RNA sequence: AAAUUCCUUCGGGGUCGGGUGCAAUUCCCUACCGACGGUGAUGGAGCCGAAACUCCUCAGUCCGUGACCCGUGAGAUGAAAAUCGAGCGGUGGACCUGGUGAAAAUCCGGGACCGACAGUGAAAGUCUGGAUGGGAGAAGGAAUGG
Repeated sequence: AAAUUCCUUCGGGGUCGGGUGCAAUUCCCUACCGACGGUGAUGGAGCCGAAACUCCUCAGUCCGUGACCCGUGAGAUGAAAAUCGAGCGGUGGACCUGGUGAAAAUCCGGGACCGACAGUGAAAGUCUGGAUGGGAGAAGGAAUGG
């Protein structure tokens, strides 16, 4: 150094404007948003130029992950009923086209499409709520470690 364990901190955005209606940020027109890791032909810097190298940056729709929900359930509390619940399993949305090129699922142009659950005077990616929660993971630190 790798790896393992532990600690601390951080860790999600968004309906302008208009129509109908008694009533809609829920319908219709329009507007807006894009978590985390990977990949990657993005762009930039170190460096006057080239190569190599390093660093920063580069996908909502590719490969995975997370939140919600369902099952199971170590264990905890409890006299019991029951409640909480690590871990594991399951479920879970969306892309075409033209260009360039050796190569495009990622670049450039164009046009599309997608978005948990519960609530609501009326159907919600954007309002309210569970949630001052959880969380993929990120940064820093400590211990072990030849």

Predicted 3D model of a 146-nucleotide RNA (FMN riboswitch aptamer (RFN element)) from Virgibacillus sp. MSP4-1. The source organism's lineage runs through Bacteria, Bacillati, Caryophanales, Bacillaceae and Virgibacillus.